[in-house]
RNA sequence: GGGGGUGUAGCUCAGUGGUAGAGCGUUCGCUUUGCAUGUGAAAGGCCUGGGUUCGAUCCCAGCACCUCCA
Numbered sequence: 001g002g003g004g005g006u007g008u009a010g011c012u013c014a015g016u017g018g019u020a021g022a023g024c025g026u027u028c029g030c031u032u033u034g035c036a037u038g039u040g041a042a043a044g045g046c047c048u049g050g051g052u053u054c055g056a057u058c059c060c061a062g063c064a065c066c067u068c069c070a
Stems, first nucleotide, its partner, number of pairs: 001069007010024004018054001026042005047062005
């Protein structure tokens, strides 16, 4: 320098164009004399900028990371 891939919650990952989810974690309840376990709830997110669409997780460019070739 060129090709490919990835970017979604604090972490690891799902998500077929129709209000974005799981596990773990955090906080607050219930349970206990207390802790642990169990159980209920809450907070928290689509890398950035454009484009298509009634509607974006789609498309393009940029950025960052991973990988292959040289």